The RNA shown here (Fluoride riboswitch aptamer (crcB RNA motif)) has 64 nucleotides and comes from a Thermoplasmata archaeon. Its mean pLDDT, the model's own confidence on a scale to 100, is 76. It was read from a public genome assembly, where an Rfam model found it. Of the family's consensus pairs, 100% are formed in the model.

Order: sequence, then structure tokens, then C1' cells
RNA sequence: GCGUAAGAUAGGAAUGGAGUUUCCUUUUAAUCGUCCCAGAAGGACUGAUAACUCCUGCAGUUAA
Repeated sequence: GCGUAAGAUAGGAAUGGAGUUUCCUUUUAAUCGUCCCAGAAGGACUGAUAACUCCUGCAGUUAA
């Protein structure tokens, strides 16, 4: 480097961790946010979740 076989007790779901549930992918993958711009560059914007709960971090307000 090529070929074959096996493998869900595997991997993934735009920034961290855990639990539960859902969905997706078979390594040729699933996945890698949005807007402006012909496109890119560049600029702007939302969210620590796929969903729920909790923790941590960040931001704002109030109280002690």
C1' cells in the first nucleotide's frame, strides 16, 4: 500500500463533565452553527443540552 473478515461491550449529534432518553453512522462514514458577500477574505450574531436533569465555567440582576 492492497485485499478479505470480524467488530454496537464502537463512533457521532457547532465550546466542558455525569445520568436518562431519542436519532444518526458502518470508517467511503455520521459530525464539524447562523447572517452579510457571486464566492472567499473580512465583519456581525446565538447557544456550554440532539432533548431533559444536575454539576462546572462565563454573562446579567437582586439579596445577605